[in-house]
Context: one part of a larger RNA
RNA sequence: UGACGGGGGCCCGCACAAGCGGUGGAGCAUGUGGUUUAAUUCGAAGCAACGCGCAGAACCUUACCAGCCCUUGACAUGGCAGGACGGCUUCCAGAGAUGGAUUCCUUCCCUUCGGGGACCUGCACACAGGUGCUGCAUGGCUGUCGUCAGCUCGUGUCGUGAGAUGUUGGGUUAAGUCCCGCAACGAGCGCAACCCUCGCCUCUAGUUGCCAUCAUUCAGUUGGGCACUCUAGAGGGACUGCCGGUGAUAAGCCGAGAGGAAGGUGGGGAUGACGUCAAGUCCUCAUGGCCCUUACGGGCUGGGCUACACACGUGCUACAAUGGCGGUGACAAUGGGCAGCGAAGGGGCGACCUGGAGCUAAUCCCCAAAAGCCGUCUCAGUUCGGAUUGCACUCUGCAACUCGAGUGCAUGAAGGUGGAAUCGCUAGUAAUCGUGGAUCAGCAUGCCACGGUGAAUACGUUCCCGGGCCUUGUACU
Numbered sequence: 001u002g003a004c005g006g007g008g009g010c011c012c013g014c015a016c017a018a019g020c021g022g023u024g025g026a027g028c029a030u031g032u033g034g035u036u037u038a039a040u041u042c043g044a045a046g047c048a049a050c051g052c053g054c055a056g057a058a059c060c061u062u063a064c065c066a067g068c069c070c071u072u073g074a075c076a077u078g079g080c081a082g083g084a085c086g087g088c089u090u091c092c093a094g095a096g097a098u099g100g101a102u103u104c105c106u107u108c109c110c111u112u113c114g115g116g117g118a119c120c121u122g123c124a125c126a127c128a129g130g131u132g133c134u135g136c137a138u139g140g141c142u143g144u145c146g147u148c149a150g151c152u153c154g155u156g157u158c159g160u161g162a163g164a165u166g167u168u169g170g171g172u173u174a175a176g177u178c179c180c181g182c183a184a185c186g187a188g189c190g191c192a193a194c195c196c197u198c199g200c201c202u203c204u205a206g207u208u209g210c211c212a213u214c215a216u217u218c219a220g221u222u223g224g225g226c227a228c229u230c231u232a233g234a235g236g237g238a239c240u241g242c243c244g245g246u247g248a249u250a251a252g253c254c255g256a257g258a259g260g261a262a263g264g265u266g267g268g269g270a271u272g273a274c275g276u277c278a279a280g281u282c283c284u285c286a287u288g289g290c291c292c293u294u295a296c297g298g299g300c301u302g303g304g305c306u307a308c309a310c311a312c313g314u315g316c317u318a319c320a321a322u323g324g325c326g327g328u329g330a331c332a333a334u335g336g337g338c339a340g341c342g343a344a345g346g347g348g349c350g351a352c353c354u355g356g357a358g359c360u361a362a363u364c365c366c367c368a369a370a371a372g373c374c375g376u377c378u379c380a381g382u383u384c385g386g387a388u389u390g391c392a393c394u395c396u397g398c399a400a401c402u403c404g405a406g407u408g409c410a411u412g413a414a415g416g417u418g419g420a421a422u423c424g425c426u427a428g429u430a431a432u433c434g435u436g437g438a439u440c441a442g443c444a445u446g447c448c449a450c451g452g453u454g455a456a457u458a459c460g461u462u463c464c465c466g467g468g469c470c471u472u473g474u475a476c477u
Base pairs, nucleotide, nucleotide: 002476003474004473005472007471008470009469010468011467012466013465015461016460019425020424021423022422023421026317027316028315029314030313031312032311033310034308035307042053043052064303065302066301067300068299069298070297073127077126078125079123080122081121082120083119086105087104090101091100092099093098108117109116110115129292130291132290133289134288138286139285140281141280142279143277145275150189151188152187153186154185155184156165157164158163169180170179171178195269196268197267198266200236201235202234203233204232205231206230209226210225211224214223215222239263242257243255244254245253246252319418323377324376325375326374327373328372335366336365337364340359341358345354346353347352384415389410390409391408392407393406394405395404431453432452433451434450435449436448437447
C1' cells in the first nucleotide's frame, strides 16, 4: 500500500421487512449426475454448470458404436499422360457406398493454328485431412463482480524510501453528481448527456390507410374528401425554468404549489471504466507446440446420442365452484408468407381432405383467448384431474420398429395446496389470458417477442446476503 476481522461509523440494493404468486409433495416434459451399454459422442460444475452450447438427434445432422469399403484421398496448389465434360433410359451384384454393362442426346472458350485456359480420368510425389491433445502456450469472443462508482495520470508539495497528497474533510446526489473548504493545480477512462423507442402537440404527405359533412351500398362497396384515425419524415416540448419554505447568501432538498400530455434521471432500451476469477470456449473461427498419416483421415448401411433400481435442477398440467361443461358472443398487437400464406364453397364426429379466389402484400391470407351473458353440475377422487394403455385413423417425409406430431372412440392412474428449506416481483409491474417469430419437410410445456385483463404492499434499516466510502487492529501481502 492492499487484503481480512463473529472491529467501529455513514450509505445503497426486492438484501431484509410489508405483501402477492410460486418451487420443494403428484403426473408429465426437459437438462444433469449416477448406473447400464458395442456406443449411450463431446463440452459446461457454487453464485456465474444443469429447457446451457442444441434457433429444433427418425436418415442427414453426428463428432460415438458395429460391419462393409477407399488410400494424393470428400477439399486446395503444383508435374506428366490421355480425354471435352455432362445429362437421360434400362439391366446385373450389393444393406448401401461402390463395381460392371447399356440406349439416346450433347461435344467448351481464346488462338499468331505452335499452343494456352477452364473441366474430367489415370500415374508418381510434394502434400491434403484430423470435432485428435493442450483454453495452464494463445488471438478473438463471452460470463462475472456490476450499470457498482469507481480506476488512474501530468506537474507541484511532503517523506531517506515504499509511498502519500490530489481522490481526505463539511453538506448533497442515482452518481468521484454538484457546492464549499483544503498544498495542491489541472487532466484522462468511467457517471451524466449526445443515440433508439413509448407518452403530448405542430407542420409536411394521403395510398393499399381513414370517413365528419353530401350521395350510394349487403359491405368505406362506389363517387367524393384528407377534417379525424393511422402511417413516416421534420420540428417543438421539461430546464428545478416559475412561486413559497428550508439550507451556509451555495449545491441541493420539501410542497395533496401553479402551469402542463408529461416533473424533478418522465418509462424502457442500447451503452459495461482500471481490473478480478491461470473463469469459459483449441467442438464457431483463427493459431503455437505435440500426436495420427492404407489411419486418430474419407465414404456407406444399421444402431446409438431417446437406455433406467435411483438422485438433483428448470418447467408444464393439476388438485377444482373466483371452478368444470354446454350454448351464445365481442374486443388486440407484434410478426410471417411464392418450392409460400392459402380465402369462399364442398366432404369428414375430428385430425384433415378437396378446391383453388386473392396476394411478391398498410391491398390478399395466416387471425385471438381469458372477460361478458344464459343454462347446468353442488363438494364427491366428482361432469375435478388427465397420466397410462387398447383399437381405428390423419399429416410430413425415400422411410415414423427402435424413435415424430396430431385426431376419434374406449381406458381413466397419482393428485385433497405439498416437511425442512427456498425463488421471483415495487406498476401497466406481479398474477393471469391468448397471439406471433426464429430454427424447421415434420416435431416447442423451451427460447425470443407481442398485445388483452390487471392487483397487494413498502412502518422502517435492528437482523441475513452483496456492494461503496472513511477509520481502527493484524504474526497475512